[in-house]
The RNA shown here (c-di-GMP-I riboswitch aptamer) has 75 nucleotides and comes from a Solirubrobacterales bacterium.
Its Rfam family is "c-di-GMP-I riboswitch aptamer". Rfam links the family to the GO term cyclic-di-GMP binding.
RNA sequence: AGAACGAAAUGGCAAACCCGCCGCGAGGCGGGGGCGCAAAACCAGGGGCCUCUCAGAGGCCGCCCAGUUGCCGAA
Repeated sequence: AGAACGAAAUGGCAAACCCGCCGCGAGGCGGGGGCGCAAAACCAGGGGCCUCUCAGAGGCCGCCCAGUUGCCGAA
C1' cells in the first nucleotide's frame, strides 16, 4: 500500500410525518423532522414491487443482486 473486517474517532446520509412546489399517477424537489444506515454515495444492467393517458410508456436503488467510486484504521 492492498484485501478482508467493523471497535473507536471525524464527519455524512435521512424513514415515517408536516408544509410548499411539480406530475394524471407511482413519485420527485425544497424546508422542518429523525426511524434508521459502514456505502442509506452513484448507477435502471438483472430480478422484484408500484403507476398510467395501458398491447406500450413511466416510477422506486433506504427491496435484493451486479457494476463504479469513497472516509477511518482497533481486534
It was read from a public genome assembly, where an Rfam model found it.
NCBI's taxonomy places the organism under Bacteria, Bacillati, Actinomycetota, Thermoleophilia, Solirubrobacterales.